[in-house]
RNA sequence: GAGGCUCGUCGGGCGGUCGCUGUCGCAGCAAUGCGAGAGAGGAAAGUCCGAACACCAAAGGGCAGCGAGCCGGAUAACAUCCGGGCUUCCGUUUAUUCGGAAGACGACAAGUGCAACAGAGAGUAAACCAGCCUCGAUUCGUCGAGGCGAUGGGUGAAAGGGUGAGGUAAGAGCUCACCAGCGUCUGCCGGUAACGGCGGCGGCUAGGUAAACUCCUCGUGGUGCAAGAUCAAAUAGGGAACCGCUAAUCCAUCGUACGGCCCGUACGAAGUCCUGAUGGGCGGCAGGUUCCGGGUAGAUCGCUUGAUCUCGACAGUAAUGUCGAGGCUAGAUGAAUGAUCGCCAUCUCGAUUCGUCGGGAUACAAGAUUCGGCUUACAGACGAGCCUCAUAG
Numbered sequence: 001g002a003g004g005c006u007c008g009u010c011g012g013g014c015g016g017u018c019g020c021u022g023u024c025g026c027a028g029c030a031a032u033g034c035g036a037g038a039g040a041g042g043a044a045a046g047u048c049c050g051a052a053c054a055c056c057a058a059a060g061g062g063c064a065g066c067g068a069g070c071c072g073g074a075u076a077a078c079a080u081c082c083g084g085g086c087u088u089c090c091g092u093u094u095a096u097u098c099g100g101a102a103g104a105c106g107a108c109a110a111g112u113g114c115a116a117c118a119g120a121g122a123g124u125a126a127a128c129c130a131g132c133c134u135c136g137a138u139u140c141g142u143c144g145a146g147g148c149g150a151u152g153g154g155u156g157a158a159a160g161g162g163u164g165a166g167g168u169a170a171g172a173g174c175u176c177a178c179c180a181g182c183g184u185c186u187g188c189c190g191g192u193a194a195c196g197g198c199g200g201c202g203g204c205u206a207g208g209u210a211a212a213c214u215c216c217u218c219g220u221g222g223u224g225c226a227a228g229a230u231c232a233a234a235u236a237g238g239g240a241a242c243c244g245c246u247a248a249u250c251c252a253u254c255g256u257a258c259g260g261c262c263c264g265u266a267c268g269a270a271g272u273c274c275u276g277a278u279g280g281g282c283g284g285c286a287g288g289u290u291c292c293g294g295g296u297a298g299a300u301c302g303c304u305u306g307a308u309c310u311c312g313a314c315a316g317u318a319a320u321g322u323c324g325a326g327g328c329u330a331g332a333u334g335a336a337u338g339a340u341c342g343c344c345a346u347c348u349c350g351a352u353u354c355g356u357c358g359g360g361a362u363a364c365a366a367g368a369u370u371c372g373g374c375u376u377a378c379a380g381a382c383g384a385g386c387c388u389c390a391u392a393g
Stems, first nucleotide, its partner, number of pairs: 001389010012344007020039002023036005041364001045375002048373005053224004060263004065220005070084005085105001086103006106215002111213002113209002128153003131148007161179006180205002182202004187198004228301004238292006244285003253269005271282004308327008345362007
């Protein structure tokens, strides 16, 4: 200097004219007029997480369901963010020495599953070929039967810890030494911890997969601004069917008490006739479900001062926090912010007397309770880090 990757910031600015919407002020009975000042995002998108807030509601216990899964911290909280550990990968180095990236990172000796083909066998998994021993046959090349055996070879992505020695008929942790892993010693040292390093004992080597079902630990109400609150107005306090109960001293049965189930507690429900009969008829009722029919759909609030923004100081490795000063930036409700002119900015094309001139383009994209994140889209500009190449020293 060029290229690539990751992350972050900005993403049009200023002025004029006309137009649109809210707020405030003045005038007006009102319609409306005049003036002031304000008027779209970093993602407003997705609706994926988390919360504030509202209602369910007098309150309890458990299960299901849902969520999280290395440690420490930040935060209102989170599947977010910061720092660290471990694992894997890419470079680099004498060296996990240094740098970077990713991780959905508890448990496979609790259980059940899954893994094509090949292969003898794919997990309480193995005798296909080679090997060894015994017997028989033999054309002396070998063949057959039985037994031993996981050492060599083959198949496969993966095949029963590794190296060496002893031992054996041949072999095998069968035995031994060293090494790796695993277990154990509530071992020792460092660290808040995850974890790292070291030591003793043990021959134990039990594959992979849980973003498979599952198990373990911890946490957790539901619904959502179309939540909800107030005012006004109107109607038919309408009708029907089914379910449930119809007991009575108590108990029982049924129902309601936040969404699913269970327990507990509190409150509530209702008669009579027949019959041998908790069986039936007519009725009654706390309540639940469904259908038919009727009325209203108006106004106000919620609604924007916030876990808020800018600047500075301090604390902290950082995320972030504390203090001080200053600011108010849509609040609509069929839903407003557009058009035009000039100058500038960026990119690009052409010309150039190198002073500049002319043309073109400027991305993704628009609110409806609010906020913190995540994900996705994005012309161009700027910054930081890492990697590769080239050149010079």